Record summary: Predicted 3D model of a 348-nucleotide part of an RNA (small-subunit ribosomal RNA, central domain) from an uncultured bacterium.

Context: one part of a larger RNA
RNA sequence: CUGGGUGUAAAGGGAGCGUAGACGGACUGGCAAGUCUGAUGUGAAAGGCGGGGGCUCAACCCCUGGACUGCAUUGGAAACUGUUAGUCUUGAGUGCCGGAGAGGUAAGCGGAAUUCCUAGUGUAGCGGUGAAAUGCGUAGAUAUUAGGAGGAACACCAGUGGCGAAGGCGGCUUACUGGACGGUACUGACGUUGAGGCUCGAAAGCGUGGGGAGCAAACAGGAUUAGAUACCCUGGUAGUCCACGCCGUAAACGAUGAAUACUAGGUGUUGGGGAGCAAAGCUCUUCGGUGCCGCCGCAAACGCAUUAAGUAUUCCACCUGGGGAGUACGUUCGCAAGAAUGAAACUC
Numbered sequence: 001c002u003g004g005g006u007g008u009a010a011a012g013g014g015a016g017c018g019u020a021g022a023c024g025g026a027c028u029g030g031c032a033a034g035u036c037u038g039a040u041g042u043g044a045a046a047g048g049c050g051g052g053g054g055c056u057c058a059a060c061c062c063c064u065g066g067a068c069u070g071c072a073u074u075g076g077a078a079a080c081u082g083u084u085a086g087u088c089u090u091g092a093g094u095g096c097c098g099g100a101g102a103g104g105u106a107a108g109c110g111g112a113a114u115u116c117c118u119a120g121u122g123u124a125g126c127g128g129u130g131a132a133a134u135g136c137g138u139a140g141a142u143a144u145u146a147g148g149a150g151g152a153a154c155a156c157c158a159g160u161g162g163c164g165a166a167g168g169c170g171g172c173u174u175a176c177u178g179g180a181c182g183g184u185a186c187u188g189a190c191g192u193u194g195a196g197g198c199u200c201g202a203a204a205g206c207g208u209g210g211g212g213a214g215c216a217a218a219c220a221g222g223a224u225u226a227g228a229u230a231c232c233c234u235g236g237u238a239g240u241c242c243a244c245g246c247c248g249u250a251a252a253c254g255a256u257g258a259a260u261a262c263u264a265g266g267u268g269u270u271g272g273g274g275a276g277c278a279a280a281g282c283u284c285u286u287c288g289g290u291g292c293c294g295c296c297g298c299a300a301a302c303g304c305a306u307u308a309a310g311u312a313u314u315c316c317a318c319c320u321g322g323g324g325a326g327u328a329c330g331u332u333c334g335c336a337a338g339a340a341u342g343a344a345a346c347u348c
Base pairs, nucleotide, nucleotide: 003320004319005318006317007302008301012316014200015199016198017197021193022192023191025088026087027086028085029084030083031082033081034080035077036076037075038074039073040072041071042070049065050064051063052062053061054060091190092187093186094185095184096183097182098181103177104176105175106174107173108172109171110154115149116148117147118146119145120144121143125136126135162169163168205246206245207244208243209242210241214240215239219235220234221233222232257315258314259313260312261311262310265293266292267291268290269289270288271287272286273285274284275283276282277281297304298303321348322347323346330341331340332339333338
């Protein structure tokens, strides 16, 4: 490389947009590049292959046939690919109408709770644990009442509920704004995938400036213990929060790439449409999501099973024994931390 694979054995890129490329719906006509077919020329000889012959055989040599799967010129075919012209509506998109939603960004507002401050009442304890102690408290704590400050998070509703490409998104209101879905009219293949590229990307971390209630790496003390650089307790700084800029990684998981078509059913739930019944309701049907069970089939098994891990097609990514090693070196990116790319010797 081929082949075979990628849920759990090695292997799906964290996610999207999209360039080149690859692949591409239905019908009709033209062309003939690919394709198929005929003819001609060439494809040196030797060698090789089939048949026959000569050295006593063989090696060796000779004759003959075919092959040389190719190239060029030329005549034809038109199903498929291609190309060109025209048409279509099922793929795709656009307009309009409609309902659903923690989708995003910004501003404002709200109540509960923790902490702190002030004042009142009140007196000796509080707190904490397996038990204690450190700690707080007669300079009046804990408890309780009233007022104030400030920050962060939004109980119940809440649901294998919803939305988003993924990361993720949850108090309320307003403004701006993205997408999906259903119905209907229009455009007419405008599509799918996507190497490079660009953008987004939890937490932690970094830079500058704010903020700091609670929590809490580091750190200090008290316990426990043989020890205890821990688990438990009392404190507590970065950080957690905001703005702007970096970082670019996660068990970034459904450990399952994207798209399309087809292939028994049953039962929940969620958002729409249609029909029937007189009906808040019930029944039937249809489109989009999200769960469970289950046949065929698949699978090493577990299990998957119209949300496939089934049957097929297109495109991308990745794997090829374990360790060494996601290391070394080089390069690119980064303020740094580090990230990306990524071996070999050796060894089993």
Its Rfam family is "Bacterial small subunit ribosomal RNA".